[in-house]
RNA sequence: GAGUCGGCCGGGCGGCCGCGGCGCUGCCCGGUAACGGGCAGGGCCGAGGAAGGUCCGGGCUCCGCAGGGCGGGGUGGUCGGUAACACCGACCCGGGGUGACCCGCGGGAAAGUGCCACAGAAAACAGACCGCCCCCGGAUCCGUCCGGGGGUAAGGGUGAAACGGUGGUGUAAGAGACCACCAGCGCCUGGGGUGACCUGGGCGGCUCGGUAAACCCCACCCGGAGCAAGGUCAAGAGGGAACCGCUCCCGUCAGGGCGCGGCUCCUGCGCGAGCGACUGAGGGCGGCCCGCCCGAUGCUCGCGGGUAGACCGCACGAGGCUGCCGGCAACGGCAGUCCCAGAUGGAUGGCCGCCGGCCCGCGCUUGCGCGGGUGCACAGAACCCGGCCUACAGGCCGACUC
RNA sequence: GCCGGAGUAGCUCAGCUGGUAGAGCAGCUGAUUUGUAAUCAGCUGGUCGGGGGUUCGAUUCCCUUCUCCGGCU
Numbered sequence: 001g002a003g004u005c006g007g008c009c010g011g012g013c014g015g016c017c018g019c020g021g022c023g024c025u026g027c028c029c030g031g032u033a034a035c036g037g038g039c040a041g042g043g044c045c046g047a048g049g050a051a052g053g054u055c056c057g058g059g060c061u062c063c064g065c066a067g068g069g070c071g072g073g074g075u076g077g078u079c080g081g082u083a084a085c086a087c088c089g090a091c092c093c094g095g096g097g098u099g100a101c102c103c104g105c106g107g108g109a110a111a112g113u114g115c116c117a118c119a120g121a122a123a124a125c126a127g128a129c130c131g132c133c134c135c136c137g138g139a140u141c142c143g144u145c146c147g148g149g150g151g152u153a154a155g156g157g158u159g160a161a162a163c164g165g166u167g168g169u170g171u172a173a174g175a176g177a178c179c180a181c182c183a184g185c186g187c188c189u190g191g192g193g194u195g196a197c198c199u200g201g202g203c204g205g206c207u208c209g210g211u212a213a214a215c216c217c218c219a220c221c222c223g224g225a226g227c228a229a230g231g232u233c234a235a236g237a238g239g240g241a242a243c244c245g246c247u248c249c250c251g252u253c254a255g256g257g258c259g260c261g262g263c264u265c266c267u268g269c270g271c272g273a274g275c276g277a278c279u280g281a282g283g284g285c286g287g288c289c290c291g292c293c294c295g296a297u298g299c300u301c302g303c304g305g306g307u308a309g310a311c312c313g314c315a316c317g318a319g320g321c322u323g324c325c326g327g328c329a330a331c332g333g334c335a336g337u338c339c340c341a342g343a344u345g346g347a348u349g350g351c352c353g354c355c356g357g358c359c360c361g362c363g364c365u366u367g368c369g370c371g372g373g374u375g376c377a378c379a380g381a382a383c384c385c386g387g388c389c390u391a392c393a394g395g396c397c398g399a400c401u402c
Numbered sequence: 403g404c405c406g407g408a409g410u411a412g413c414u415c416a417g418c419u420g421g422u423a424g425a426g427c428a429g430c431u432g433a434u435u436u437g438u439a440a441u442c443a444g445c446u447g448g449u450c451g452g453g454g455g456u457u458c459g460a461u462u463c464c465c466u467u468c469u470c471c472g473g474c475u
Stems, first nucleotide, its partner, number of pairs: 001402009011355007019046004024041007048378001052389002055387005060226004067290004072222005077091005092106001093104004107217002112215002114211003129156002131152009164182006183207002185204008230312004238267004243262004248257003269304007282294004319338008356376001357374008403474007412427004421458001429445005451467005
């Protein structure tokens, strides 16, 4: 100088105002109390490495605690890790690179079926267009040419792909027809490895196309739905309206509005038709069959109305950090320590100052100074967790190679 | 939030057991007509939403991504 991997950060400090959640203190209101509400003060916490896509796997919840067979779906080198995985680690094999290292949906095509367009003679039990060679007949300018029969697959040509390669023997010409070496395959066998596999010996001319992200075969795995799961509330813990009180906001100072609480009143599905009484309407076990289960304030249909909510689930978890130990590693074990968002029209924001980035211009000592501009990558929780994939301005650290 | 579906010519759609992508309408040219419409004949027009992979070859098979649509208290 060029490069290859791995890990991390992804603005910092301060001031003012504001938002969501959970405790504490004081005052006031309601209540017998428990407790609930309002206001004020103060404390703690408040997005991410991907919170994203919803592509896998699991927890959790319900369906009936998950039945048998068929069908269906998924995974695919080996050994490990893990709650599990299509994820991760190490190794093997193949390919690429001088190298660090990278890439691989990486079981089976010698179980069967299908497909291989166009071109080409032939696209899969091989076959024969040109060519080469032999024989027969004919012609002949004696160079050869034409027709018929047969042999052959070395040479040409087509294609993505043409039935091992090179050299020799052999032959009329040729061919694993035969021989040597090389490559592959199969069988037998020695050694190493947990294994994928590696490495050696012998035998067999066995030479066998590709495609399984085509059907299929083999091995292993998979019940379904998803927090809008599901549970609690039914004269209240929901909704509407009037009045009263409090806080806040707007205001042209008349008043108006959001929210919360108290109290009073209203609301809470209705109508019609059909089926069905345990010898059971109907329904369920993702599809089919078997087998089994539920089932009477039930089931189906039509019309009208409504489609509204509160609370729980809900945040202590396969959790984070630090240290030690085991392991090549993924990861596991032990000890200590910490508590870290929880909304439901959906909070995490706005303004200002300084520093740091980035961009532009000028000056030069070429990485510093001055001036100006820019809030400054991708993006943003919604049941939770482990992965994968995708997006990402800029920056930092470590190891290694040439 | 969860679960499904679709992207092919200007528009609406075919084609998907892999082999040069089609139809109707629209557009253009010509004929017909005094002229227009209709009709007839011909023509043009395609990143098969984007990227990557499998294969000799991909609209079709696989992975990823973008956009749009629908359903669920």